A computed fold for an 87-nucleotide RNA from an uncultured Pseudomonadota bacterium, annotated as c-di-GMP-I riboswitch aptamer. Its Rfam family is "c-di-GMP-I riboswitch aptamer". Gene Ontology term of the family: cyclic-di-GMP binding. Rfam's curators write: GEMM was predicted in a large-scale screen for bacterial structured RNA regulatory elements. The model forms 95% of the base pairs in the Rfam consensus.
RNA sequence: GCACGAGAAAGGCAAAACCGCUGAAAAGCGGUGACGCAAAUCCACCGGUCUAAGGGGCGCAGGCCCUACGAUAGCGGGGCUGCCGAA
Numbered sequence: 001g002c003a004c005g006a007g008a009a010a011g012g013c014a015a016a017a018c019c020g021c022u023g024a025a026a027a028g029c030g031g032u033g034a035c036g037c038a039a040a041u042c043c044a045c046c047g048g049u050c051u052a053a054g055g056g057g058c059g060c061a062g063g064c065c066c067u068a069c070g071a072u073a074g075c076g077g078g079g080c081u082g083c084c085g086a087a
Base pairs, nucleotide, nucleotide: 004085005084012037013036017032018031019030020029021028022027035074042079043078045077046076047075048072049071050070054067055066056065057064058063
């Protein structure tokens, strides 16, 4: 240096739930809280999943169907970067 990952040390992050704010929603952010995590740092490039405001279609109508330019990095793959060092 590249792999690898301890009942190591120092630290780090924070699921669900509840409260507040934003959003059409999915969801995000803040607080409380810890299920877990060695990249649970960052990036939607590929596949998946969620939502469907706008757009399109159908319907007399309530409404239904399709659609991502929205979301998810704690669904997987990939890319960038980073702490520690036993076997």